[in-house]
Molecule: Lysine riboswitch aptamer
Organism: Lentibacillus lipolyticus
This record gives sequence, structure tokens and C1' cells, in this order.
RNA sequence: AAGUGGGAUAGAGGUGCGAAGACCAUAAGUACGCAUUCAGAGGGUGAUGAGACCCGGUGAUGAUGCGGGAAGGGGAAUUCGCCGAAGCGGCGCGAAGCUCAUACUCUCGCCGUUGGUUCUGCUAUUGAAGAAAUACAGGACUGUCAUAUAGGGAACUAUAUGGAGGGCUAUCUUGCGC
Repeated sequence: AAGUGGGAUAGAGGUGCGAAGACCAUAAGUACGCAUUCAGAGGGUGAUGAGACCCGGUGAUGAUGCGGGAAGGGGAAUUCGCCGAAGCGGCGCGAAGCUCAUACUCUCGCCGUUGGUUCUGCUAUUGAAGAAAUACAGGACUGUCAUAUAGGGAACUAUAUGGAGGGCUAUCUUGCGC
């Protein structure tokens, strides 16, 4: 010196990941409001159950007519942050909704899992929804490393198989080794 262990920095995968406000469609002619007439006793408080409370012959609810939203989720572009980007599952503390229980939603923490994209399945969950997301299963494409074979002086290329991001590539630094 090769090699090997630790640390740091910078990068790559591409329909790459995520966030934000404006815009667009959907939600929906729904919720809700008003009016009139008819009928006439129940109705409501995010889901279910129980309770508690509220509205109702001064007309609940339904029908008719007129008026008529919003949130979450989604779309293409723009801006920003990035490459465990980020997503999901489980557990735990907490928050909100009238109270309690279960479930749902949200923030945070821990553990586990997925390299990435995409298609199929109206299988399940969430959802207004054959939108979308997630889980599971089965494919396709693609990046990376290793191994094998072939070509090549080599770098590398192609094919096949396998692994996983705690990875891979490059540089610096430090220890071991020599």
C1' cells in the first nucleotide's frame, strides 16, 4: 500500500417521495333556510348502544315550490423540503366530539415492516363514491450489490439467480493490519 472496522460529507434510482396556498371538478341540487298547502306526532345532539339534554298542535317529521353551502378526499400546474424521501401495521400517553363504552379521526413516542414505479382483484378497511388510499395476493418494468456464464486487454456489456435502503457509489478522516 492492498484489505478491514468506525465516523463525516456529497450524490444516484425517476411517471421518485412528501408538504403548501390559489384554481378546477366531485361531494350535491345533498345538509340547511324560507313559503304555502296537505297529512298529523314525533324528531335531534359525527357512527353504534345506554344515559342526559334540547325542539315539537305557537305544528315535529313527510310531501311540494323557491333559494342553496361547506369540510375531508381527488386533479393538472406552480413553489418549497427532500432520497427511509415517505407509507403502513402494532403498542402506549394525550386531544376533540353533551357523558360513558366500543370504533373512527389527530399530535407525539417506541417497536416492526416496505429499494422504487405500475397493473390486476368491485377480497377486506376507510370513504358519498366502480374516485382515491391502505392491507393482502399475483404479475410487469426498473435501479443497486453479490454470484455464475459468455464477450472484452481492462473499464465494462448481456443473460440468469439471489439479497436488501442499517443498502449502494464517490471523497475525506480515524483505528486495526502491514